Predicted 3D model of a 331-nucleotide part of an RNA (large-subunit ribosomal RNA, domain IV) from Octopus kaurna.
[in-house]
Context: one part of a larger RNA
RNA sequence: UCAUGGCUAAGGAACUAGGCAAAAUAGACCUGUAACUUCGGGAGAAAGGUCGCCUGCUAAUAAGCAGGCCGCAGUGAUUAGGUCUGGGCGACUGUUUAUCAAAAACAUAGGACUCUGCAAAAUCGAGAGAUGAAGUAUAGGGUCUGACACCUGCCCGGUGCUGGAAGGUUAAGAGGAGGUGUUAGUCCAUAUGGACGAAGCACAGAAUUGAAGCCCCAGUAAACGGCGGCCGUAACAAUAACGGUCCUAAGGUAGCGAAAUUCCUUGUCGGGUAAGUUCCGACCUGCACGAAUGGUGUAACGAUCCGGACACUGUCUCGGCCAUGAUCUCG
Numbered sequence: 001u002c003a004u005g006g007c008u009a010a011g012g013a014a015c016u017a018g019g020c021a022a023a024a025u026a027g028a029c030c031u032g033u034a035a036c037u038u039c040g041g042g043a044g045a046a047a048g049g050u051c052g053c054c055u056g057c058u059a060a061u062a063a064g065c066a067g068g069c070c071g072c073a074g075u076g077a078u079u080a081g082g083u084c085u086g087g088g089c090g091a092c093u094g095u096u097u098a099u100c101a102a103a104a105a106c107a108u109a110g111g112a113c114u115c116u117g118c119a120a121a122a123u124c125g126a127g128a129g130a131u132g133a134a135g136u137a138u139a140g141g142g143u144c145u146g147a148c149a150c151c152u153g154c155c156c157g158g159u160g161c162u163g164g165a166a167g168g169u170u171a172a173g174a175g176g177a178g179g180u181g182u183u184a185g186u187c188c189a190u191a192u193g194g195a196c197g198a199a200g201c202a203c204a205g206a207a208u209u210g211a212a213g214c215c216c217c218a219g220u221a222a223a224c225g226g227c228g229g230c231c232g233u234a235a236c237a238a239u240a241a242c243g244g245u246c247c248u249a250a251g252g253u254a255g256c257g258a259a260a261u262u263c264c265u266u267g268u269c270g271g272g273u274a275a276g277u278u279c280c281g282a283c284c285u286g287c288a289c290g291a292a293u294g295g296u297g298u299a300a301c302g303a304u305c306c307g308g309a310c311a312c313u314g315u316c317u318c319g320g321c322c323a324u325g326a327u328c329u330c331g
Base pairs, nucleotide, nucleotide: 001326002325003324004323005322006321007320008319010317011316014315019312027051028050029049030048031047036041038147052069053068054067055066056065057064082310083309084308085307086306087305088304089302090301094106095105110145111144112143113142114141115140116139122131123130124129148297149296150295151294153227154226155225158224159223160220161219162218163217164216167215168214169213173209174208179203180202181201182200185196186195187194188193228246229245230244231243232242255289256286267283268282269281270280271279
């Protein structure tokens, strides 16, 4: 010096990002136990008492009540909740980044939409075949939400999906008008040339016909998603129930709101503190909440996150001493 332990006057979180670490609590029995609550819980809530031996009271050596012993010697442990309180998030038990993240992430029961009539849909495989399932719509697959309570508003213009089939567009195929190449042959007569040219064979090919799809017409948002601006107006002022106007598919309803969301911002007011950028309760001016990408609440639960209190302590004021081990120096 390091590591691991033990003790520490007075104070007691003044330490620090943060009570990190340490201390504290701890057994058994008796009493007693709040808000809230889904009536199960909360709860070992909290808080308090007793524990050995002896004596007295009562029939009693049990139990209860009252009192006494603060005597001696030796040994000397194990085990074993700190508590209360306000708020956020997630209902809960559970799962996860084997080796820096255990969580508010994932899952979950419950809710909803959607596909699937069985040789099911869906999935694996080139296929045979297999899973689904030795199941059959109270079943199986996919997607979203996430206990429970109260609820879940408006928009189908865009994208998607479902349905529709009159019209437009549209492939291969069908069709084969007209044409081209080739040449038996015919004609011309400047001739190893020129013109025309049947059939056959070949090339290319117009009209017409031709499905789904797309255009089109509807439906559908617990499908992907979206849910306005400007101006004026009341007998102080301010504000605007009210009116005007433009645009839109429709202009954000209930509830919540400086929030895990608020930039300005340490917003303003109240509470708590001697003093509070955090915390709690309000306000609403929501830069940029909002309803199953769920909204708002909520008992219980949590090695969760953010505040407060009691107890406790070497975390600190501020250090000190001791033990064991290691390292280093000298010998």
The organism belongs to Octopus, within Eukaryota. The full RNA is in RNAcentral, with records from SILVA.